[in-house]
Molecule: transfer RNA
Organism: Bacillota bacterium
RNA sequence: GCCCCCAUCGUCUAGAGGCCUAGGACGUCGCCCUUUCAAGGCGGAAGCACGGGUCCGAAUCCCGUUGGGGGUG
Numbered sequence: 001g002c003c004c005c006c007a008u009c010g011u012c013u014a015g016a017g018g019c020c021u022a023g024g025a026c027g028u029c030g031c032c033c034u035u036u037c038a039a040g041g042c043g044g045a046a047g048c049a050c051g052g053g054u055c056c057g058a059a060u061c062c063c064g065u066u067g068g069g070g071g072u073g
Base pairs, nucleotide, nucleotide: 001072002071003070004069005068006067007066010026011025012024013023018056028044029043030042031041032040049065050064051063052062053061
């Protein structure tokens, strides 16, 4: 240089064009419980890497960029 794959809450992950106002687990915060802590119960905050395009409608399809991984001269 060329080719392929990947990118979703702090972490791991579900999602395959409309039921997504994006779900779950752990973590975190608040409350309850408890003499206190832990455990347990209830509730909250927190995410689609970026820019375009297609479409009535995009986390999802296409192109590019960025970052990561793999292969190859």